[in-house]
RNA sequence: UUGUCUAAAGCGCUGAAUUUUGCAGUUGCAAAAGCGGGGGAACCAACGAGUAUGUACGGUUUUGCAAGCCGUGUGUGUCUCAUGGGGUGAAUUUUCCGGCCAAGUGCCGUAAAUAGGGCGACUCUCACGUCCGAAUCCGACAGCUAACCUCGUAAGCGUACAGGGAGAGGCAAC
Numbered sequence: 001u002u003g004u005c006u007a008a009a010g011c012g013c014u015g016a017a018u019u020u021u022g023c024a025g026u027u028g029c030a031a032a033a034g035c036g037g038g039g040g041a042a043c044c045a046a047c048g049a050g051u052a053u054g055u056a057c058g059g060u061u062u063u064g065c066a067a068g069c070c071g072u073g074u075g076u077g078u079c080u081c082a083u084g085g086g087g088u089g090a091a092u093u094u095u096c097c098g099g100c101c102a103a104g105u106g107c108c109g110u111a112a113a114u115a116g117g118g119c120g121a122c123u124c125u126c127a128c129g130u131c132c133g134a135a136u137c138c139g140a141c142a143g144c145u146a147a148c149c150u151c152g153u154a155a156g157c158g159u160a161c162a163g164g165g166a167g168a169g170g171c172a173a174c
Stems, first nucleotide, its partner, number of pairs: 010159005018033006034153006044143001048081003051077010084141001085138004093113003097109004101104001116132005122169005
């Protein structure tokens, strides 16, 4: 001098996931503020097929009525079949190929796209560039939703360099 690895503090990023107080005194427990999520009226919205049954209307039949039969609308069912449905999150949808099997509107994998989302160090917009496009929970059940009820406050990463472009605004210094 260059490169690599590790650590601390600081700074920064995704995310709701930060701060304070009290008691404890190894990692802990509890409360509050802030931030975030779920459940939950009215109004509005939504509510598969068959079948059984109640009811209204019409038709058939009759001298007329009733009953029966047929059709349509509508309510009910702890009936049958089909299909589940919903939450957090940006993470949804599609195609080719290959594989699996109870052969379907199925499942798995690679690849390529895509709704959508993040980053580029004051903020916003544009442009450009670069990434993500997962995972998981509830357990037959939830639309919206005032009052009300209830839950979470994690996890992970970058860093001695970045601090790039245009416009607007702001801050700081002189």